[in-house]
The prediction has a mean pLDDT of 80.
Predicted 3D model of an 87-nucleotide RNA (transfer RNA) from Omnitrophica WOR_2 bacterium RIFCSPHIGHO2_02_FULL_48_11.
């Protein structure tokens, strides 16, 4: 070249049109328990930006641009980039 799958929070990964910014698990952070750690078990926790002494409170953000829709991670399109196969 050609085809097909895939790109989600610190890592994995589910979600496939409507309170999902986002399950689940592991990872961080407190804390319980112990002399003290380890386990184990409980709560928390996504990044930016604006407001607020703070507590909090709004806005965007699913790989990057656009379209379609009332409504997009989710359909479409065009680019990046990962893999798997064919030649």
């Nucleotide at each position: 070249g050609g085809a097909g799958a895939g790109g989600u929070g610190c890592g994995a990964g589910a979600g496939c049109g409507g309170u999902u910014g986002a399950a689940u698990c592991g990872g961080g952070c407190a804390g319980u328990c112990u002399c003290g750690a380890a386990a184990a078990c409980u709560g928390u926790u996504g990044u930016g930006g604006g407001c607020g002494u703070a507590a909090g409170c709004u806005c965007a953000c699913c790989g990057a641009g656009a379209g379609u829709u009332c409504g997009a991670a989710u359909c479409u399109c065009u680019c990046c980039c990962u893999c798997u196969c064919c030649g």